[in-house]
RNA sequence: GCGUCGUUAGCUCAAUUGGUAGAGCAGCGGACUCUUAAUCCGUUGGUUGUGGGUUCAAGUCCCUCACGACGCA
Numbered sequence: 001g002c003g004u005c006g007u008u009a010g011c012u013c014a015a016u017u018g019g020u021a022g023a024g025c026a027g028c029g030g031a032c033u034c035u036u037a038a039u040c041c042g043u044u045g046g047u048u049g050u051g052g053g054u055u056c057a058a059g060u061c062c063c064u065c066a067c068g069a070c071g072c073a
Stems, first nucleotide, its partner, number of pairs: 001072007010025004019056001027043005049065001051063003
């Protein structure tokens, strides 16, 4: 330098080939317990890496850039 893949909640990851963004863990509140842990119930949390484009509608399609991984040179 070229190519492929990835970037979504604090963390690990989903999102059925465009149609209102979810789960587990963590956090917060509560139940239980003499207390803690465990368990159970409820609940907060997102400008989907940046900037543009297409579309009635974009996490999803197209382009630019940034960061990471792998391969080729």
The RNA shown here (transfer RNA) has 73 nucleotides and comes from a Vulcanimicrobiota bacterium. Its mean pLDDT, the model's own confidence on a scale to 100, is 81. RNAcentral records the identical sequence in 4 taxa. RNAcentral holds the sequence, with entries from ENA. It matches the Rfam family "tRNA". It is annotated as a transfer RNA. Its family is annotated with triplet codon-amino acid adaptor activity in the Gene Ontology.